[in-house]
Molecule: c-di-GMP-I-GGC riboswitch aptamer
Organism: Alkalibacillus haloalkaliphilus C5
RNA sequence: GUAGAAAAAGGCAAACCUUUUGAAAGAAAGGGACGCAAAGCUGUUGGUCUAAGGGAAUACCUAUGAUUGCAAAGCUACCUCAU
Numbered sequence: 001g002u003a004g005a006a007a008a009a010g011g012c013a014a015a016c017c018u019u020u021u022g023a024a025a026g027a028a029a030g031g032g033a034c035g036c037a038a039a040g041c042u043g044u045u046g047g048u049c050u051a052a053g054g055g056a057a058u059a060c061c062u063a064u065g066a067u068u069g070c071a072a073a074g075c076u077a078c079c080u081c082a083u
Stems, first nucleotide, its partner, number of pairs: 001083002003080002011036002016031006034069001040075003044072003047067003053061002
């Protein structure tokens, strides 16, 4: 440097519940564990979600909003049968 079978010095924490926040999607904190070998960081690229805004409008359009636990990319890192 590559790889990830079993583990743990250990780490993170889905759904759901409570509170706060937001127009919403969502987010934060606490509880809680479905899972995760980058489920660490960056919305950079694609995808997905939302539509405050636009619109006469219930139609329709749109990201500047959100998602890294959807994938890719970049940066960094613990352990270990191995190579």